The RNA shown here (small-subunit ribosomal RNA) has 1505 nucleotides and comes from a Chloroflexota bacterium. Its Rfam family is "Bacterial small subunit ribosomal RNA". Its family is annotated with structural constituent of ribosome and ribosome in the Gene Ontology. Its mean pLDDT, the model's own confidence on a scale to 100, is 87. The sequence is in RNAcentral, with records from ENA and SILVA.

RNA sequence: UUGAUGGAGGGUUUGAUCCUGGCUCAGGGCUAACGCUAGCGGCGCGCAUAAGACAUGCAAGUCGUACGGGCCAGGGGCUUCGGCCCCUGGUCAGUGGCAGACGGCUGAGUAACGCGUGGGUGACCUACCCGGAAGUGGGGAAUAACCACUCGAAAGGGUGGCUAAUACCGCAUACGCUUGCCGGCUGUGGCCGGCAAGGAAAGCCGCAAGGCGCUUCCGGAAGGGCCCGCGUCCGAUUAGCUAGUUGGUAGGGUAAUGGCCUACCAAGGCGAUGAUCGGUAGCUGGUCUGAGAGGACGGCCAGCCAGACUGGGACUGCGACACGGCCCAGACUCCUACGGGAGGCAGCAGUCAGGAAUCUUGGGCAAUGGGCGAAAGCCUGACCCAGCGACGCCGCGUGGGGGACGAAGGCCUUCGGGUCGUAAACCCCUUUUGCCAGGGAAGAUAGUGACGGUACCUGGCGAAUAAGCACCGGCGAACUACGUGCCAGCAGCCGCGGUAAUACGUAGGGUGCGAGCGUUGCCCGGAUUCACUGGGCGUAAAGUGCGCGUAGGCGGUCGGGUAAGUCGCGUGUGAAAUCUCCCGGCUCAACUGGGAGGGGCCGCGCGAUACUGCCCGGCUGGAGCGAGGCAGGGGGAAGCGGAAUUCCCGGUGGAGCGGUGAAAUGCGUAGAGAUCGGGAGGAACGCCCCUGGCGAAGGCGGCUUCCUGGGCCUCUGCUGACGCUGAGGCGCGAAAGCGUGGGGAGCGAGCCGGAUUAGAUACCCGGGUAGUCCACGCCGUAAACGAUGCGGACUAGGCGUCUGGAGUAUCGACCCUCUGGGUGCCGCAGCUAACGCGUUAAGUCCGCCGCCUGGGGAGUACGGCCGCAAGGCUAAAACUCAAAGGAAUUGACGGGGGCCCGCACAAGCGGCGGAGCGUGUGGUUUAAUUCGAUGCUAAGCGCAGAACCUUACCUGGGCUUGACAUGCUGGAAGUAGGCCCCGGAAACGGGUGCCGACCCGUCAAGGCGGGUACCAGCACAGGUGCUGCAUGGCUGUCGUCAGCUCGUGCCGUGAGGUGUUGGGUUAAGUCCCGCAACGAGCGCAACCCCCGUCGCCAGUUACCAUGUCUGGCGAGACUGCCGGGUUCAACCCGGAGGAAGGUGGGGAUGACGUCAAGUCAGCAUGGCCUCUAUGCCCAGGGCUACACACACGCUACAAUGGCCGGUACAAUGGGCUGCGAAGCCGCGAGGCGGAGCGAAUCCCACCAAAACCGGCCUCAGUUGGGAUCGGAGGCUGCAACUCGCCUCCGUGAACGCGGAGUCGCUAGUAACCGCCGGUCAGCACACGGCGGUGAAUACGUUCCCGGGCCUUGUACACACCGCCCGUCACGUCACGAAAGUCGGCAACGCCUGAAGCCGGUAGCCUAACCCGCAAGGGAGGGCGCCGUCUAGGGCGGGGCUGGCGAUUGGGACGAAGUCGUAACAAGGUAGCCGUACCGGAAGGUGCGGCUGGAUCACCUCCUUU
Repeated sequence: UUGAUGGAGGGUUUGAUCCUGGCUCAGGGCUAACGCUAGCGGCGCGCAUAAGACAUGCAAGUCGUACGGGCCAGGGGCUUCGGCCCCUGGUCAGUGGCAGACGGCUGAGUAACGCGUGGGUGACCUACCCGGAAGUGGGGAAUAACCACUCGAAAGGGUGGCUAAUACCGCAUACGCUUGCCGGCUGUGGCCGGCAAGGAAAGCCGCAAGGCGCUUCCGGAAGGGCCCGCGUCCGAUUAGCUAGUUGGUAGGGUAAUGGCCUACCAAGGCGAUGAUCGGUAGCUGGUCUGAGAGGACGGCCAGCCAGACUGGGACUGCGACACGGCCCAGACUCCUACGGGAGGCAGCAGUCAGGAAUCUUGGGCAAUGGGCGAAAGCCUGACCCAGCGACGCCGCGUGGGGGACGAAGGCCUUCGGGUCGUAAACCCCUUUUGCCAGGGAAGAUAGUGACGGUACCUGGCGAAUAAGCACCGGCGAACUACGUGCCAGCAGCCGCGGUAAUACGUAGGGUGCGAGCGUUGCCCGGAUUCACUGGGCGUAAAGUGCGCGUAGGCGGUCGGGUAAGUCGCGUGUGAAAUCUCCCGGCUCAACUGGGAGGGGCCGCGCGAUACUGCCCGGCUGGAGCGAGGCAGGGGGAAGCGGAAUUCCCGGUGGAGCGGUGAAAUGCGUAGAGAUCGGGAGGAACGCCCCUGGCGAAGGCGGCUUCCUGGGCCUCUGCUGACGCUGAGGCGCGAAAGCGUGGGGAGCGAGCCGGAUUAGAUACCCGGGUAGUCCACGCCGUAAACGAUGCGGACUAGGCGUCUGGAGUAUCGACCCUCUGGGUGCCGCAGCUAACGCGUUAAGUCCGCCGCCUGGGGAGUACGGCCGCAAGGCUAAAACUCAAAGGAAUUGACGGGGGCCCGCACAAGCGGCGGAGCGUGUGGUUUAAUUCGAUGCUAAGCGCAGAACCUUACCUGGGCUUGACAUGCUGGAAGUAGGCCCCGGAAACGGGUGCCGACCCGUCAAGGCGGGUACCAGCACAGGUGCUGCAUGGCUGUCGUCAGCUCGUGCCGUGAGGUGUUGGGUUAAGUCCCGCAACGAGCGCAACCCCCGUCGCCAGUUACCAUGUCUGGCGAGACUGCCGGGUUCAACCCGGAGGAAGGUGGGGAUGACGUCAAGUCAGCAUGGCCUCUAUGCCCAGGGCUACACACACGCUACAAUGGCCGGUACAAUGGGCUGCGAAGCCGCGAGGCGGAGCGAAUCCCACCAAAACCGGCCUCAGUUGGGAUCGGAGGCUGCAACUCGCCUCCGUGAACGCGGAGUCGCUAGUAACCGCCGGUCAGCACACGGCGGUGAAUACGUUCCCGGGCCUUGUACACACCGCCCGUCACGUCACGAAAGUCGGCAACGCCUGAAGCCGGUAGCCUAACCCGCAAGGGAGGGCGCCGUCUAGGGCGGGGCUGGCGAUUGGGACGAAGUCGUAACAAGGUAGCCGUACCGGAAGGUGCGGCUGGAUCACCUCCUUU
């Protein structure tokens, strides 16, 4: 610059990712139907099902100018007046002609020369029409109509008689015609010529001219017949089919070829390039879709075919085997006088039926077209119109402009508002449509207009007559409220609904389309998901177990020829319509007219020759042969050998052996085992031995011999493409298994025992049969695997190993170098979804074969083939699911591995579990025993104090603007409130005597106005009612564990990884080193507080002082120093000094997150619920119940003790409605008392207890233990009955150290001892603190529990408390088998056989022609009869196919059934494959195989140094 107009994806498998893969959606279309809705017009379309049955009407007639006659009308003539004759017109049937073979309908059948396309016909036909040539002469005999008689119910006939023709028949003529013979040309039967024979005709109209016809022939136009090439659905679970079958000869038949038909002869013909059979189907132009290629379809219109109730048949005719003709058979319907008859809407309307569903019994021949006719014309449900149906396409309208304070109303609301919404009202305007009125076509060229007073035009009226449907979770555009509560329902896929649902229903709002909108069904698309364009097969579905080889496909190199493929040009054809472009007509459009274009694997002609093919001739590199060598568990046969097991015999010997986790069964005193010697028999071949060798695979291993296959190397002599692959086919083919016969040592399914176990049809043990072995014959499978077909070419390398050859060197077969063939590992490019592959490809290409197309059902059923059987090969469907899968990622988990922590175990001390009591909880009880907390992480928890209160519960009695808050309206002066009285358990209700208000303004000081309190009323309050699965906040737990992340970079398609892994080290992701990472954040540590040492300062309350003490400030510790170890890093070990060391001890501090953990009853809070009660008040009761169970404690069981007496030593704390001294009283609890103290001062408390000293007790249910009960008291409090604590006297229970199991603690810790505090009127065995006395032990990390890091496997991801398999039971569904039974279809054999054609014919009949005067005869014809063929029917045995079927088999599916635990982690016996046996079931075991097996060790190899 030119050309080209053409291609979008999304949802859904996972925790996430990539890939594979199916399902599904968005688009377009339809002869549609259904639901809701509906104003108008134009143009189209309208039984897809029952080719089911049809009432009624109409759809094919016409010609009198072919003919005779009947009837009617008009006219004429004659008349014997009865009538007769003629003409014209009409009409009726008949004879005759032409048309009824077209037009119209339908799609049953048909897989075929049926259709499409291109050809052929020398193998043909063609009425009417056109052109041309010629002819049209002369005769004859009948017959309908009609008449008479007659049969029949009818439909319809019969007999006799008369008659015409363009009806029928001879004769004449006929070059062109036909036949035979001859000749020539030629392309089969074509053309030309000769001879012979044969073959035509019709008239009518007209005064006439003439016209219309008729006959023969040639040609044309148009139409057809037949033949051929190519194309034309599915099934191989249809593989063989065929008797006129294939061909020939002769004949018949036809317009014509032909096996179309017949006779005879031959034995052919078709088929994996799919015959035959079965299923389905009219074909095409085209239509829909699609970027295209393609896919699907064949309605309207057009071409062809086929059919006309079903089946058969011919007749007539130019044409039919004939939709509205005939004959026969059958089914059906109708009429009938029962003797017989009639009928065929798949023509137009219409009816019934079927169905989800498809129209008027309309008008007209005006137009177009058709038939007949000379014409007028007649006929025409073809056609032209109208009607019905939104069935489709197209067009138009339902109004336009203005109009906010944004009305009312609806809906929502955070109550502010938002939205419907300029929408409405209202104002102005318009009149398409509509209605009324007027005019009024084109379509018609002279007449003629159904449509139609239609279209259209004009005027008038009036916003008037006119909007719905679907959707709004994602895909996919559009959101809120209420109702509902896994219900009702939705759903195209994913999926919604279990109390806040944008997903159900309704509403408001919104989105989309709009006289429509949705739904359903079907087709194409998306789907590159059958892949030609344009896919794949290591692990996702997919390489045949391996070889040989047939057909087929493909084929090295050079030259020549040819031109089939291929390519170019020209030409014919590819109907019209359709499609695209341009132009035109209806106002536009739909619709329609004209012009142009495109379209074939089609025909013909000419040309090109690169490639392919074919033919010919060469070449040597592919392939093969030859010669010389080489390695080898390659195969077959025969023979031989030693070791070992077992058995037998003998010797020695004397009690066990064997076996296991441990045992037992078993063997053994009849002598086992052990050991020695001898013997028998079978099977397998140690070391060598290997990631080694050989073979096509399966597979092959002692030695020797024989027979035999293949491979490799070297030489480069020979052949000359002889090659590659390989559907079918044939052969080989582990183990198990089968048949027959042997053999049998060991091993060993099944089986029998012993164990284990809940069971143990298993794993383990003892026996042991088939089998394993041999021969012969079957089987034909496997994880027959490299899960990788065979052959060839090309594309970096490195390192091993086996086996050849060459070179160099050498004593050398060593070493080294080069070069072949095999076999391994690593790796570049490239490929791959990734994993991985990588000259041995899964790279880049070529050739050929096999195979795949979602999961399950199922490698199953049925059928077929094979097998002795087991079974193998081939191989579906119904139904069902929204996935099933591959690789990789992050987690979690493992009866996987490695490393490491923790009072985790171990070591140790003391407990719990047993008793009694206390407290809490479960359970039970109750009117109520309020509620919550429920493994660890609920249970002396919320409760740091339930007699009333608390209190939320129960019973009863009461209150209703409420016990409490805010606002509004009204009222309100002896009002509110206080005292008092009455009822009452109180709350509360009632009463009225007395007392008796407040604030602000104003003021004349009386008051007035307003407000509060108060009263009445209204809004509202109130709720420990529900939801911790709507929440905030707070808390528990993992866990004081050492982790959790980010930015940037890098790696990966991605999830994600790296960093954070590794080597060391630490309490620590603490630190160091290394490193595609470099940094950073939250955690760890440190910073904060307390304790320990010292110093300084200050200090009250002490009589003073040091000190102690209290408070404050500071010092000190940092691996700083020394030695050792180490990578001379971090750090570790030891030491010095020090009050203290290696984080000094303790506290506070809790990362990202997990448990829908806990709490709506602490508080807050969304939503819901309740409002004379689920709110409020009161009294009493309950939370304290008690046959039990659990948790946490207290006290004990005693002598390390108890009791009595004596005598020491703390710290933290608390105290004014408080702590309360001394003193006195009481045995005591306590009382009286009140000093002192708001507290380093006083008090609790100058207290401690254990301890210590002395005494008694002497092993006992006791001087242990104190429960329980009786009695008497004290204290608090309104009140100790339910239901407090304490004291004294009496009573004196269980309990003698605690089963399985389980808890705490590593040092000032455990244990033991007491003290204080909060709560609190009172009540402490609890809880929080305080001090006193003061231990033991830690080898160690195998094990239990929890945790951290790395790694591995995974079918888990709600994450092992996971997942998941099979039987059984129940329900539903579809399918298989099944004694049988009932149908359908197409053949076959035999019998029968209508109509009819053909053939025969001796009976009967017979106008034309011939003979004959005639009678009669002949020719010919007809009927009848006979025969072939044959629709149908019958009989028969089979084939294919379908329905039903007692029962039976498995299968699929179905919230919570039963039994077990097979698989996934080494799934607890690794799993899986084939096979065999066994077992309730998953399954187990034997044999062989696979790794798609974890783990540890060893070996080998590889990489790096």